[in-house]
């Protein structure tokens, strides 16, 4: 060149054959607990699902372009 797989919260990450408010688990941030720290427990923040566009009542999920990792063949 070609094949396949991946990109989601600061990081690691789940979402069932397209459905209703898109999850957890670290970090942060306030509170409880202690005499002080850790630990632990509650509550809150924190997202243009890499980017642009299309389908369609509805898209993280389909389709097209695009970027970028990874492997494997030339």
């Nucleotide at each position: 060149g070609c094949a396949g797989g991946g990109g989601u919260a600061g990081c690691u990450u789940a979402a069932u054959u397209g459905g209703u408010u898109a999850u957890a688990g670290u970090c942060c941030a306030a509170c409880u607990u202690u005499g002080c720290c850790a630990a632990a427990g509650u509550u809150g923040a924190g997202g243009u699902u890499g980017c642009g566009a299309g389908u369609u009542c509805a898209a993280g999920u389909c389709u097209c372009g695009u970027c970028c990792c990874c492997u494997g063949c030339u």